[in-house]
Context: one part of a larger RNA
Molecule: small-subunit ribosomal RNA, 5' domain
Organism: metagenome
């Protein structure tokens, strides 16, 4: 002198644009935070309206309609994304430049084919039982784009066996031989076609591996290692590998620092600094870890499966004591810890994700408001005029000097405010009808904005309500007087106070900054 996710005290008027648990990866009441598709399927109510029939007038009971509506189930996509946290990791975690002749990729876009023809269940439903409850078990019905055979088989896998080619070694690519396995499913319609479905090649994404070199501190850690190092052969995997087993050899790391210990997420970056560096990793973007500890797999194209599953611990809860239930490091929101960090808000209107043909539904993503001067920016608290100079106060050599054009007083002006009146942009993409041959286009229609009657803009009013902090001995801008008397007290250093203290303490005055000014703490 800069910087902060900053506390802390004293002040304090508005706005814009940012930014907010840095501690306890502590514990969490309550509420939302992931669905969705009737154009994959079979069910299917009620309230209430109409009416009717029977009645001891209490009421019982039938039909339409409410409606294939509400709802639950079976299917299918989605939940592996987006949203948190930084425990844990010194590691192929990250970053950086390569490989993968060792790989996978749903949903997309592309290109070819292809979509024939059976079958048997189950859930819901409906009944019977058993449990306080969570949920279970039997019986019996039923659909499908759910599941299972049969068939075809351009393909494609795997096998034998040949050819051609090309490489980087195992080896890759083509192509022809013969053998084996292996698909499908429908739905809506304007009957034109559209959406699906299955095999198969290619792409685009994404995701998996593998390698070079780069990634804090400690030697007062000097050896460390038995699937351990390599090889053979099996399993395993998408896919290479001790990944994993048997067997066989007995190797591999290591002062270029292994092994061990401690720290800690990396990264674009951000602060500092002329630069080199040197601190750091909050907000935003990439990556990678975690999801109450611990361990498992399972489904799926795809799992650290944060709001899935089992197992086992620790807390919490509920229980009819037999037995269940729960996981805020998702958004708010409690309590704890702490110097210290906010609303149990509005809306899906706009951007983006999911599902659906569409319409529309979810979406604490995300837009916004709301709290706090936390931080940078802006504006303001008034302008002009106005005395050899009021009062008051200080100081004084008692003449006089300051505070001072400040004040009062006069004449404008109108930002925060206040009151009335007006009023945005973000909003137009998309939605229906209708023409053309779908797309796409063209007429025409209906109409969606939380923010928000906010920003903004006139008119009125009125200087009326808006300034503080900190320092003043030297460093380092800025001095008197009183009061105290090594006392109280000050203080970043160096120092000051022990009777005239510009250094304590109070007043006048002045410096410096200013909606902020000090303190403290850290980093450079």
């Nucleotide at each position: 002198g800069g910087a902060c996710g900053a506390a802390c005290g004293c002040u304090a008027g508005c706005g814009g644009c940012g930014a907010g648990c840095u501690u306890a990866a502590c514990a969490c009441a309550u509420g939302c935070a992931a669905g969705u598709c009737g154009a994959a399927c079979g069910c299917g109510a009620a309230c209430g309206g109409u009416u009717g029939g029977c009645u001891u007038c209490g009421g019982c009971u039938g039909a339409c309609u409410u409606a294939g509506u509400a709802g639950a189930g079976u299917g299918g996509c989605g939940a592996a994304c987006g949203g948190g946290u930084g425990c844990g990791u010194a590691a192929c975690g990250c970053g950086u430049a390569g490989g993968c002749a060792a790989u996978c990729u749903g949903c997309c876009c592309u290109u070819a084919a292809g979509u024939g023809g059976g079958g048997a269940a189950u859930a819901a439903g409906c009944u019977c039982g058993g449990g306080a409850a969570a949920c279970c078990g039997g019986g019996u019905c039923u659909a499908a784009u759910a599941c299972c055979g049969c068939a075809u088989a351009u393909g494609a896998u795997c096998u034998u066996a040949a050819u051609g080619u090309c490489g980087c070694a195992u080896g890759g690519c083509a192509u022809u031989u013969a053998g084996a396995u292996u698909a499908a499913a429908g739905c809506c319609u304007u009957c034109g076609g559209g959406c699906g479905c299955u095999u198969a090649g290619g792409g685009a994404u994404g995701a998996g591996c593998c390698u070079g070199c780069g990634u804090c501190c400690u030697a007062u850690u000097a050896g460390c290692u038995u699937g351990u190092u390599g090889g053979u052969g099996a399993g395993g995997u998408a896919a290479c590998g001790g990944c994993u087993c048997a067997c066989c050899a007995a190797g591999g790391c290591g002062a270029c620092g292994a092994u061990g210990g401690g720290u800690a997420g990396c990264u674009g970056g951000u602060c500092u600094g002329a630069g080199a560096g040197g601190a750091c990793g909050a907000u935003c973007a990439g990556c990678c870890a975690c999801a109450c500890u611990g361990g498992g797999a399972c489904u799926g194209a795809g799992a650290u499966a944060c709001g899935g599953c089992c197992c086992a611990g620790a807390c919490u809860c509920c229980u009819a004591c037999g037995g269940g239930a729960g996981g805020c490091a998702g958004c708010a929101g409690u309590g704890a810890g702490g110097a210290a960090u906010a609303u149990u808000g509005c809306g899906c209107a706009a951007u983006g994700g999911g599902c659906g043909a569409a319409a529309g539904c979810c979406u604490g993503a995300c837009g916004c408001a709301g709290c706090u001067a936390c931080g940078c920016c802006g504006c303001g608290u008034g302008a002009g005029c106005g005395a050899c100079g009021a009062a008051a106060c200080c100081c004084u050599u008692c003449g006089g000097g300051g505070u001072g054009u400040a004040a009062a007083g006069c004449u404008c002006u109108g930002u925060u405010c206040u009151g009335u009146g007006g009023g945005a942009a973000g909003a137009a993409u998309g939605c229906c009808c209708a023409a053309u041959u779908u797309u796409a286009u063209u007429g025409g229609g209906a109409g969606a904005g939380a923010c928000u009657g906010u920003a903004c803009c006139a008119c009125a009013g009125g200087a009326g309500a808006a300034a503080u902090c900190a320092c003043c001995g030297g460093c380092u801008a800025a001095c008197u007087c009183c009061g105290u008397g090594c006392c109280a007290g000050c203080a970043g250093c160096c120092g000051c106070g022990g009777u005239a203290a510009u250094a304590c303490g109070g007043a006048g005055g002045g410096u410096g900054c200013a909606a902020g000014c000090g303190u403290u703490g850290u980093c450079c």